[in-house]
Context: one part of a larger RNA
RNA sequence: UUGGGUGUAAAGCGUCUGUAGGGGCUUUUCAUGUCCACCGUUAAAUCCUAGGGCUCAACCUUAGACAGGUGGUGGAAACUACCAAGCUGGAGUAUGGUAGGGGUAGAGGGAAUUUCUGGUGGAGCAGUGAAAUGCGUAGAGAUCAGAAAGAACACCAACGACGAAAGCACCCUACUAGGCUGACACUGACACUGAGAGACGAAAGCUACGGGAGCGAAUGGGAUUAGAUACCCCAAUAGCCCUAGCCGUAGACAAUGGAUACUAAGCGCUACGUGUAUCGACCCGUGCAGUGCUGUAGCUAACGCGUUAAGUAUCCCACAUGGGGAGUACGUUCGCAAGAAUGAAACUC
Numbered sequence: 001u002u003g004g005g006u007g008u009a010a011a012g013c014g015u016c017u018g019u020a021g022g023g024g025c026u027u028u029u030c031a032u033g034u035c036c037a038c039c040g041u042u043a044a045a046u047c048c049u050a051g052g053g054c055u056c057a058a059c060c061u062u063a064g065a066c067a068g069g070u071g072g073u074g075g076a077a078a079c080u081a082c083c084a085a086g087c088u089g090g091a092g093u094a095u096g097g098u099a100g101g102g103g104u105a106g107a108g109g110g111a112a113u114u115u116c117u118g119g120u121g122g123a124g125c126a127g128u129g130a131a132a133u134g135c136g137u138a139g140a141g142a143u144c145a146g147a148a149a150g151a152a153c154a155c156c157a158a159c160g161a162c163g164a165a166a167g168c169a170c171c172c173u174a175c176u177a178g179g180c181u182g183a184c185a186c187u188g189a190c191a192c193u194g195a196g197a198g199a200c201g202a203a204a205g206c207u208a209c210g211g212g213a214g215c216g217a218a219u220g221g222g223a224u225u226a227g228a229u230a231c232c233c234c235a236a237u238a239g240c241c242c243u244a245g246c247c248g249u250a251g252a253c254a255a256u257g258g259a260u261a262c263u264a265a266g267c268g269c270u271a272c273g274u275g276u277a278u279c280g281a282c283c284c285g286u287g288c289a290g291u292g293c294u295g296u297a298g299c300u301a302a303c304g305c306g307u308u309a310a311g312u313a314u315c316c317c318a319c320a321u322g323g324g325g326a327g328u329a330c331g332u333u334c335g336c337a338a339g340a341a342u343g344a345a346a347c348u349c
Base pairs, nucleotide, nucleotide: 005319006318007303008302012317014200015199016198017197021193022192024087025086026085027084033079034076035075036074037073038072039071040070041069042068048064049063050062051061052060053059090190091187092186093185095182096181097180098179102176103175104174105173106172108170109153113149114148115147116146117145118144119143120142124135125134162167205246206245207244208243210241214240215239219235220234221233222232257316258315259314260313261312262311265294266293267292268291269290270289272287273286274285275284298305299304322349323348324347331342332341333340334339
């Protein structure tokens, strides 16, 4: 390397789009690959086989021959490639419906919090295991009225919906993407996967203009403690928010790549269709798509998985090959930086 593997032992790229490369059914052409026969060539020596010669052997020598390669000629036509014509099952388009926190932008809303102003009132408030720092007679806390600001949207809410993933929820409007489903009209393999490549990509972080209610790294103070660079408390900067860029990483997890087909049942939920029934909606039955639970066969080291497979098969991609050294060093690419990507060896057990 192969065989064999990748839920948890090493191992599925964070996710998608897509180039090259690897592909339904029927008939025909051709002969690229493929197969058959014959011929040439593949120096000699060597190797192999059968003999011969040194007393044997090594050694020397005679004859023969395979496999494989390559060229030519003649044939075969199932598969592959090519040519031509067609088919509808895969796939797509059009059409009628339908659910949804899918996306972008713009308006609007109420509760709460904090601050400010005014009224009432008059000694505490806040905080903790207990305290103290802190706030308060320059009138706090409490309560009533008014104003402002920023951020997040209780209940509904679900084991629920949508999205490729990251993610997505107050309400309304505009624009826009995808899914599912019903009839079956059209195209006619247009499919699947996808090395490179491109796009998107939580949080934190970076650059610049704003914003700053609350929370809150860092920091200051108060406690605790032997100490306390912490846990607890009082404050509080960056940040979390907006706009425009960058970064490109996560336990980016279902620790499970994508596609197709097949293989017991039972119980839910979501969307659509349909049969029966009805005034109608339920109930009962059924088809398709999604999302869950239990479980047979089978698989698995076990745990468990089990029509949403980790079962049975096929295709394509990615990845692993003892632990540490190390996701380090060096080099290269990207980045404003932080760093990211690629990625060893010596040595050691």
Overview:
Predicted 3D model of a 349-nucleotide part of an RNA (small-subunit ribosomal RNA, central domain) from Posidonia australis. Taxonomically the source falls in Posidonia (Eukaryota, Streptophyta, Magnoliopsida, Mesangiospermae). The coordinates come from a structure-prediction model, not an experiment, and the mean pLDDT is 86. Rfam family: Bacterial small subunit ribosomal RNA.